[in-house]
């Protein structure tokens, strides 16, 4: 240089055009001799940027930046 894949909560990730989501972490509370397991709620998000297309984009489309893997 070129293909191919990815970028979403503090972390690992779902989510293939109509109200952004689990688990873990963390916060408080149950439980109890006390940790620890366990239950229960709570708090977190300019969806890498930036434009376009749509009545409506995390999702389609183009540009860039940033990692992985392949080629040369």
């Nucleotide at each position: 240089u070129c293909g191919g894949g990815g970028g979403u909560a503090g972390c690992u990730c779902a989510g293939u055009g109509g109200u952004a989501g689990a688990g873990c972490c963390a916060u408080c509370g149950a439980c109890u001799g006390u940790u620890a397991a366990u239950c229960g709620a709570u708090u977190g998000g300019u969806c890498g940027u930036g434009g376009g297309u749509c009545c409506g984009a995390a999702u389609c489309c183009c540009a860039c930046c940033c990692c992985c893997c392949g080629a040369g």
Molecule: transfer RNA
Organism: bacterium